A computed fold for a 476-nucleotide part of an RNA from a metagenome, annotated as small-subunit ribosomal RNA, 3' major domain.
It matches the Rfam family "Bacterial small subunit ribosomal RNA". Gene Ontology terms of the family: ribosome and structural constituent of ribosome.

Context: one part of a larger RNA
RNA sequence: UGACGGGGACCCGCACAAGCGGUGGAUGAUGUGGUUUAAUUCGAUGCAACGCGAAAAACCUUACCAAGACUUGACAUUCAGCGAAUCUCCGGGAAACCGGGGAGUGCCUUCGGGAGCGCUGGAACAGGUGGUGCAUGGCUGUCGUCAGCUCGUGUCGUGAGAUGUUGGGUUAAGUCCCGCAACGAGCGCAACCCUCGAGUUUAGUUGCCAUCGGGUAAUGCCGAGCACUCUAAACUGACUGCCGGUGACAAACCGGAGGAAGGUGGGGACGACGUCAAGUCAUCAUGCCCCUUACGUCUUGGGCUACACACGUCCUACAAUGGUCGGGACAGAAGGAUGCGAAGCCGCGAGGUGAAGCGAAUCCCUAAACCCGAUCUCAGUUCGGAUUGUAGGCUGCAACUCGCCUACAUGAAGUCGGAAUCGCUAGUAAACGCAGAUCAGCAUGCUGCGUUGAAUACGUUCCCGGGCCUUUUACA
Numbered sequence: 001u002g003a004c005g006g007g008g009a010c011c012c013g014c015a016c017a018a019g020c021g022g023u024g025g026a027u028g029a030u031g032u033g034g035u036u037u038a039a040u041u042c043g044a045u046g047c048a049a050c051g052c053g054a055a056a057a058a059c060c061u062u063a064c065c066a067a068g069a070c071u072u073g074a075c076a077u078u079c080a081g082c083g084a085a086u087c088u089c090c091g092g093g094a095a096a097c098c099g100g101g102g103a104g105u106g107c108c109u110u111c112g113g114g115a116g117c118g119c120u121g122g123a124a125c126a127g128g129u130g131g132u133g134c135a136u137g138g139c140u141g142u143c144g145u146c147a148g149c150u151c152g153u154g155u156c157g158u159g160a161g162a163u164g165u166u167g168g169g170u171u172a173a174g175u176c177c178c179g180c181a182a183c184g185a186g187c188g189c190a191a192c193c194c195u196c197g198a199g200u201u202u203a204g205u206u207g208c209c210a211u212c213g214g215g216u217a218a219u220g221c222c223g224a225g226c227a228c229u230c231u232a233a234a235c236u237g238a239c240u241g242c243c244g245g246u247g248a249c250a251a252a253c254c255g256g257a258g259g260a261a262g263g264u265g266g267g268g269a270c271g272a273c274g275u276c277a278a279g280u281c282a283u284c285a286u287g288c289c290c291c292u293u294a295c296g297u298c299u300u301g302g303g304c305u306a307c308a309c310a311c312g313u314c315c316u317a318c319a320a321u322g323g324u325c326g327g328g329a330c331a332g333a334a335g336g337a338u339g340c341g342a343a344g345c346c347g348c349g350a351g352g353u354g355a356a357g358c359g360a361a362u363c364c365c366u367a368a369a370c371c372c373g374a375u376c377u378c379a380g381u382u383c384g385g386a387u388u389g390u391a392g393g394c395u396g397c398a399a400c401u402c403g404c405c406u407a408c409a410u411g412a413a414g415u416c417g418g419a420a421u422c423g424c425u426a427g428u429a430a431a432c433g434c435a436g437a438u439c440a441g442c443a444u445g446c447u448g449c450g451u452u453g454a455a456u457a458c459g460u461u462c463c464c465g466g467g468c469c470u471u472u473u474a475c476a
Base pairs, nucleotide, nucleotide: 001476002475003473005471007470008469010467011466012465013464015460016459019424020423021422022421023420026316028314029313030312031311032310033309034307035306042053043052064302065301066300067299068298069297070296073125077124078123079121080120081119082118083117086103087102088101089100090099091098092097107114108113127291128290130289131288132287136285137284138280139279140278141276143274148187149186150185151184152183153182154163155162156161167178168177169176193268194267195266196265198236199235200234201233202232203231204230207226208225212223213222214221239262242256243255244254245253246252318417322376323375324374325373326372327371328370335364336363339358340357344353345352346351383414388409389408390407391406392405393404394403430452431451432450433449434448435447436446
């Protein structure tokens, strides 16, 4: 100087407390461990691995296994010889591949040949998701959006170093003020950026419809219009600016006015010096090591989907604040050409048919909880839906291993969950649905979107994590 303390002082954070809803019990989904297996490819492992890499494992993917094949190679550059390229047929085969036959003569040309493509040959070389993340770059997680981490000059100290950065206040903040052997500065904080919340201006179609006219069974349906809503660009607006009080005449804090918004207005992007030899050689790049008729490459089939069990994360429930049936209503944000696909018709339904419109403020896709009425009456039930059988639908060469959906039948566990444990402070939690990426098909996952919309916070003694000052201890 740090680190540590079941030392002290001060201060924060959904850290506790106060509340609301869960997990831990059940069925199922998914990931992991373990076990099994020819293989169940590899990685991730306290917080910070475990619906993680994977924003889609039937083939492909695919890296694993079995079997069958290839050896200058599936891919790149260079050389020599032959042939245009290309198309097509036959035999063997699961295919890859192996063996054989036919059609065909293009482009440029200085007629020597050349370009491009294919075959053969040999050599340089290719190739490796093989190893090492403890050789590395890059990227990322974490402490932590915590308020810290440092430097120059000066001063003090023999020196390591200190001071500044400590102290008194204050703040979300090393934020600001005052004081002070310090005076300044840098990286962080904040602001500048995006978005939501108010208004003004510009603009008026595909959006809108107040006024005028036309038309219909009805609808901005049509003409006129751009007022309004909205769209999307620019600008204004919030700064403790104003008033009162407290304070040290400071910084600031408390209350108020005005205002759409008030003290960082809400949310996002943004992550200092560093820590964990943290993660990744399987995104990529890369040193070294290793393989080279194989640890490379191709194909078919299988596996990654196994199943006594254990754990994590979720879905659905156990019901009456509910289930079922009938009727009625209201979003936002996305996406659409190998695409979205309307009306109509067929089917109980999944779906089929049909093709209008739309490269889309024009067309398509467009809610559910909710409201009204009826019924069920506390039961393993008209709760719950696992499991299984049968019959179908869709995608796709192909749904056996191993897809999703529909109808009928079947109806399991489950009556609110031990010890323990998680999230959340407001348009939040909880509840409800919708869309998108991936994608031929497949969503209880993920990422977004809106709809309905709470309760509680006395307080900081305690648990956990963190900041700052101080102190103990030779632990470094």